Annotation:
A computed fold for a 328-nucleotide part of an RNA from a metagenome, annotated as large-subunit ribosomal RNA, domain IV. Its Rfam family is "Bacterial large subunit ribosomal RNA". Its mean pLDDT, the model's own confidence on a scale to 100, is 86.
Context: one part of a larger RNA
RNA sequence: CUAUGCUUAAGGAACUCUGCAAAACAGCGGUCGUAACUUCGGGAUAAGACCUGCCUGGAGAGUAAUUUACUCUUCAGGCCGCAGCUAACGAGCCCAGGCGACUGUUUGCCAAAAACACAGCUCUCUGCAAACACGUAAGUGGAAGUAUAGGGGGUGAUGCCUGCCCAGUGCCAGAAGAUUACGGGGAGGGGUGCAAGCUCUGAACUUAAGUCCUGGUGAACGGCGGCCGUAACGAUAACGGUCCUAAGGUAGCGAAAUUCCUUGUCGGGUAAGUUCCGACCCGCACGAAUGGCAUAACGGUCUGGGCACUGUCUCAAGCAUAGUCCCG
Numbered sequence: 001c002u003a004u005g006c007u008u009a010a011g012g013a014a015c016u017c018u019g020c021a022a023a024a025c026a027g028c029g030g031u032c033g034u035a036a037c038u039u040c041g042g043g044a045u046a047a048g049a050c051c052u053g054c055c056u057g058g059a060g061a062g063u064a065a066u067u068u069a070c071u072c073u074u075c076a077g078g079c080c081g082c083a084g085c086u087a088a089c090g091a092g093c094c095c096a097g098g099c100g101a102c103u104g105u106u107u108g109c110c111a112a113a114a115a116c117a118c119a120g121c122u123c124u125c126u127g128c129a130a131a132c133a134c135g136u137a138a139g140u141g142g143a144a145g146u147a148u149a150g151g152g153g154g155u156g157a158u159g160c161c162u163g164c165c166c167a168g169u170g171c172c173a174g175a176a177g178a179u180u181a182c183g184g185g186g187a188g189g190g191g192u193g194c195a196a197g198c199u200c201u202g203a204a205c206u207u208a209a210g211u212c213c214u215g216g217u218g219a220a221c222g223g224c225g226g227c228c229g230u231a232a233c234g235a236u237a238a239c240g241g242u243c244c245u246a247a248g249g250u251a252g253c254g255a256a257a258u259u260c261c262u263u264g265u266c267g268g269g270u271a272a273g274u275u276c277c278g279a280c281c282c283g284c285a286c287g288a289a290u291g292g293c294a295u296a297a298c299g300g301u302c303u304g305g306g307c308a309c310u311g312u313c314u315c316a317a318g319c320a321u322a323g324u325c326c327c328g
Stems, first nucleotide, its partner, number of pairs: 001323008010314002014312001019309001029051004037042001039157001053079012080084001092307007099299002104116002120155007132141003158294004163224003168221002170217005177212003183206002188201005225243005252286001253283001264280005
């Protein structure tokens, strides 16, 4: 020096991306006591306080029972130590926010998460030889099921909700009409032949799905404006004008896992805060099942703060074990 372990004056996060690591709390023991919030179940062992050994004696209960023995509960007095859960084992806690409801699942060997799944919600297909899937087929699964069932797509507990646009694309419906293949049809024409005929071509008309067309449909793919003016200080614009559009973003939220300018501005917390929390709204470029906004509980999640505690640090020191050197 490396690894592992132990101790440390004073200070106590000043370390650092971050209390990473370590320390500390202590029994899912007893008594007491426990907040916000809440889906009334929880939160909760919340938090927090005190007790705990041994000896002597009393009382009560239970079990087996004749005396008695054992166990438990409780009361009083006493004894010792710095310390009585005396060793070992054995939660640190609190406040606030983001995300995801939750328990689960995952990148076998750098990611465990906010990703996946999930119950619930919703759209759509499917009437049974079901749809759908595998197979050339026979056949099989679906299912020894039958629409309260099965397949597919989306969303993702719960609560309150889920606005406008059907012009484009998709899907669904539509006994008319337009267009449209094979087929049917056979006016007419060509070749050949003396002819009968043989042969080639072929107009009208008829003829499916599809397409056009007419409608519907957004928890289908998706989309959801610009300019100018205006109120008796100033500022702003409820109001007006105009252009364009299929329609111009509703509720709610908002510098956000989204805000470029930006460390926006104000407030809080700090002596000091690009982070954090609460507001504001000029949203570069939130927004309603590619769900919006809330949300108790939960989380080896992420972010900010605090108490406790510490060699993380000021600033390093000592000790132990095994390596590090040589031979093998």